[in-house]
RNA sequence: UGGGAGAUCGUCUAAUGGUAGGACAUGCGGCUCUGGACCGUAGAAUCGGGGUUCGAAUCCCUGUCUCCCAACCA
Numbered sequence: 001u002g003g004g005a006g007a008u009c010g011u012c013u014a015a016u017g018g019u020a021g022g023a024c025a026u027g028c029g030g031c032u033c034u035g036g037a038c039c040g041u042a043g044a045a046u047c048g049g050g051g052u053u054c055g056a057a058u059c060c061c062u063g064u065c066u067c068c069c070a071a072c073c074a
Stems, first nucleotide, its partner, number of pairs: 001070007010024004018054001026042005047063005
């Protein structure tokens, strides 16, 4: 530099274009002799910008970053 793939709660992972869910972790409460087990509950995210659309995590353009392959330099 070229080609391909990817970016969603703290972590992992879902979501026919229909208004972001689940698990773990965390906070609070309960249970218990005790809690790191169990039960309940709460908060927490769509990489940035723009466009299409009644409606965008999803489609289009652009930028940033990560991974893989190739080429180049050494």
The RNA shown here (transfer RNA) has 74 nucleotides and comes from an uncultured bacterium. The prediction has a mean pLDDT of 80. It matches the Rfam family "tRNA". Its family is annotated with triplet codon-amino acid adaptor activity in the Gene Ontology. The family's RNA type in Rfam is transfer RNA.